[in-house]
The RNA shown here (Glycine riboswitch aptamer) has 126 nucleotides and comes from a Planctomycetota bacterium. Lineage of the source: Bacteria > Pseudomonadati > Planctomycetota. It was read from a public genome assembly, where an Rfam model found it. The coordinates come from a structure-prediction model, not an experiment, and the mean pLDDT is 75. The model forms 90% of the base pairs in the Rfam consensus.
RNA sequence: UCGAAGACGGCGGAAGAGUGCCCCGAACGCGCCUUUCAGGGCGGUGUCGGGACCACCGAAGGGGCAAGUUCCGCAGAAGGAAAGCGCGUGGGGCGAAACUCUCAGGUCCGUGACCGCCGUUGGACG
Numbered sequence: 001u002c003g004a005a006g007a008c009g010g011c012g013g014a015a016g017a018g019u020g021c022c023c024c025g026a027a028c029g030c031g032c033c034u035u036u037c038a039g040g041g042c043g044g045u046g047u048c049g050g051g052a053c054c055a056c057c058g059a060a061g062g063g064g065c066a067a068g069u070u071c072c073g074c075a076g077a078a079g080g081a082a083a084g085c086g087c088g089u090g091g092g093g094c095g096a097a098a099c100u101c102u103c104a105g106g107u108c109c110g111u112g113a114c115c116g117c118c119g120u121u122g123g124a125c126g
Stems, first nucleotide, its partner, number of pairs: 006121008018054001020053001022051004027047002030043005055107003061103001062101003068094007079085001
């Protein structure tokens, strides 16, 4: 000096499934009352927030496993001079995903897993 993985930030792309029903609250809206005209009070609940139940989704996070690999063993039994040494076989460990489960999360829009680009950092290797 070049500069991989990784980390952080920004931008863009990127799915599914309830605007279910019940209860509570009352920020906004609505109605009424009051008013010192600043506001205050009450009511119900359209939006919203929280909770229960039912249904559903699968792409935060989390769990599960196939090939493979590794360890331990092995009656019969190719191979082999022989040795579980190889083939085979039983069990255990490791073992991915957008598969699977649905604990968590979610079910208008939006966000995400993942992908791309940019910036900062990083410093394997040469």